[in-house]
Predicted 3D model of a 350-nucleotide part of an RNA (small-subunit ribosomal RNA, central domain) from Trichopus zeylanicus subsp. travancoricus. The coordinates come from a structure-prediction model, not an experiment, and the mean pLDDT is 87. Its Rfam family is "Bacterial small subunit ribosomal RNA". Its family is annotated with ribosome and structural constituent of ribosome in the Gene Ontology.
Context: one part of a larger RNA
């Protein structure tokens, strides 16, 4: 518990798709169900309102009256909202032309480094620290020059840029496939927006099953430091990290800012494509459309900042908040192979 709020206080669902539902563009027309109005009936008395009256006044009693509202019938307006019918092009879409791009699934191909391994020179340390030590090494290491293997990962170019709904996404090249932008203005004719339940996706870590395993590296062994050292440092090293197939569905999944339409001052960068100037042409100028920055007027805000990518004025639609703390617990349900994850209390106490 509201005429209030959700960047930082409590609160935006991790991202979309889209059911029922809300809400929805402009011109006529129909109807009268929503709207707005006249009658009527009804809604005990008593109280509340009020004009008189009785107790010397009041309080209090008594008589008559009537607003407001409820629901019902009945009569009328037709602005808007809803149906009916009919028609427009500015939302929104279709198809035409251009174009961007680490968007995605699949393949096949490349080079540097890294370890290991062969083979050659060589002939004592090498490693590693704040210094050591542990490892390692005359059974030939490190160093240095040839061959061969394997896995990941992709320097430089790289950006304040670029896609993408978001998680993400960069070695190179071929195939299929999504989505956007822009230019004309051909066609549909409101087809639109948001979206409770549904369903899709969805980092890392983790689980299953079968690979595959070179580097780094949770645990674990050891050497230091230290009182102590289940740690920061060092030498190993397993899961894991790759790849298929499945499951888990969570993250400060953040822009800590849902989503959609309008409208509101400039200046300045940059990406994409249009035009119009200008040129032999590329720039240069000027401007228009989508993004992505900065900076900043008005206005907002407890500040801080936000500011055409609004946290400015406004309309719509959903999600979520309502002192700390117990507690994202317990209990129950659903899901899940487990780990858990949704949902999600109270006593109590400040």
């Nucleotide at each position: 518990u509201u005429g209030g709020g959700c960047a930082u206080a409590a609160a935006g669902u991790u991202u979309c798709u889209g059911u029922a539902g809300a809400u929805g563009g402009c011109u006529u027309u129909u109807c009268a169900a929503g709207u707005c109005u006249g009658c009527c009936a009804u809604c005990a008395a008593a109280u509340c309102c009020c004009a008189a009256g009785g107790c010397u006044c009041a309080a209090c009693c008594c008589u008559a009256g009537a607003c407001a509202g409820g629901c019902a019938g009945u009569g009328g307006a037709a602005a808007c909202u809803a149906c009916c019918a009919a028609g427009c092009u500015g939302g929104a879409g279709u198809a035409c032309g251009g174009u961007a791009g680490g968007a995605g699934u699949a393949g096949a191909g490349g080079g540097a480094a890294u370890u290991u391994u062969u083979g050659g020179u060589g002939g004592a340390g090498u490693g590693g620290u704040g210094a050591a030590a542990u490892a390692u090494g005359u059974a030939g290491a490190g160093a240095u020059c040839g061959g061969a293997a394997a896995g990941a990962a992709c320097a430089u170019c790289a950006a304040u840029a670029g896609u993408g709904a978001a998680a993400g996404c960069a070695c190179u090249c071929u195939a299929c496939u999504g989505g956007g932008c822009u230019g004309a203005c051909a066609c549909u004719g409101a087809c639109a927006c948001u979206g409770a339940g549904a369903g899709a996706g969805a980092a890392a870590a983790g689980c299953u099953a079968g690979g595959g395993g070179a580097g780094c590296a949770a645990a674990u062994g050891g050497g230091a430091u230290u009182a102590g050292a289940u740690a920061c440092c060092c030498c190993u090293a397993u899961a894991u990290u790759c790849c298929u197939a499945g499951c888990c569905g969570u993250a400060a999944a953040u822009a800590a800012u849902a989503g959609a339409u309008a409208c509101u001052a400039g200046g300045u960068g940059u990406u994409g494509u249009g035009c119009g100037u200008a040129u032999u042409g590329a720039c240069c100028c000027a401007u228009g459309c989508a993004g992505u920055g900065c900076u900043g007027u008005a206005g907002c805000u407890a500040a801080u900042g936000c500011g055409u990518u609004a946290a400015g004025u406004a309309u719509c639609c959903c999600a979520c908040u309502u002192g700390g703390g117990g507690a994202g617990u317990a209990c129950g349900u659903u899901c899940g192979c487990a780990a858990g994850a949704a949902u999600g209390a109270a006593a109590c106490u400040c």